[in-house]
RNA sequence: GCAAAAGUCGUCUAGGGUUCCGUUGGCGUGAGGUCAAGCUGGUCCGAGAGAUGGCGUAUGGCAACGGGAGCAACGCGGAGUUACGUUAGGCCCGCCCCGCCAUAUCACACGGAAGGACAAAAGCCUGGGAGAC
Repeated sequence: GCAAAAGUCGUCUAGGGUUCCGUUGGCGUGAGGUCAAGCUGGUCCGAGAGAUGGCGUAUGGCAACGGGAGCAACGCGGAGUUACGUUAGGCCCGCCCCGCCAUAUCACACGGAAGGACAAAAGCCUGGGAGAC
């Protein structure tokens, strides 16, 4: 000094707090209400280094598309099931996009301080950052 799709989105989890609900306590005769507490909770936030799925990406195949050859073997035409003719199919080659299918998308990954958002906090974001190895 050093590339990467090491992409993106959803659902969830570890984790997180306290707007709302619930719970608990105070005030209040009581109801409505109000104040306080994060409290095993529901809503909520939530991972690069957690799980899972979709999309995307890469490779291969098929299809499609484009091009090519032609023995007349298949097919087609013709005919008397034959001679003969022919190249749409099939065959060969290529293959950008679109479509379908399969496979891969792995391994590694220590990490502050500080700041930011929503009510607030966090393994969220800055950030696979600084730094360390």
The prediction has a mean pLDDT of 75.
Guanidine-I riboswitch aptamer from Cohnella herbarum, 133 nucleotides, folded computationally.
Rfam family: Guanidine-I riboswitch aptamer. About the family: This family represents a conserved RNA structure found upstream of the ykkC and yxkD genes in Bacillus subtilis and related genes in other bacteria.
NCBI's taxonomy places the organism under Bacteria, Bacillati, Bacillota, Caryophanales, Cohnella.